Model confidence (mean pLDDT): 85 of 100. A computed fold for an 80-nucleotide RNA from Paraconexibacter antarcticus, annotated as c-di-GMP-I-GGC riboswitch aptamer. It was read from a public genome assembly, where an Rfam model found it. Of the family's consensus pairs, 95% are formed in the model.

[in-house]
């Protein structure tokens, strides 16, 4: 450095419920754990989702990092 099927310390937290913000996708806080070795950060590319408009081809504004890729940073470790 690659890798991670093991262990330890610790971390995160899907669905669902409550509160709250948003037209909405969804965000945030609390409860809760399906899972996660980047389920840490980042909306740059793609996918998907929402709203408005539309000449029905799309266009614009958003959302999503727990869909993939790129970028940045990083804990531990058995075998190799």
């Nucleotide at each position: 450095c690659c890798g991670a099927c093991c262990a330890a310390a610790g971390g995160c937290a899907a669905a669902c419920c409550c509160g709250u913000c948003g037209c909405g996708a969804g965000g945030c806080g609390g409860g809760g754990a399906c899972g996660c070795a980047a389920a840490g950060c980042c909306a740059g590319g793609g996918a998907c989702c929402u709203c408005a408009c539309c000449a029905c081809g799309g266009u614009g504004a958003g959302g999503c990092g727990g869909c993939c890729c790129a970028g940045c940073c990083g804990c531990u470790c058995a075998u190799g």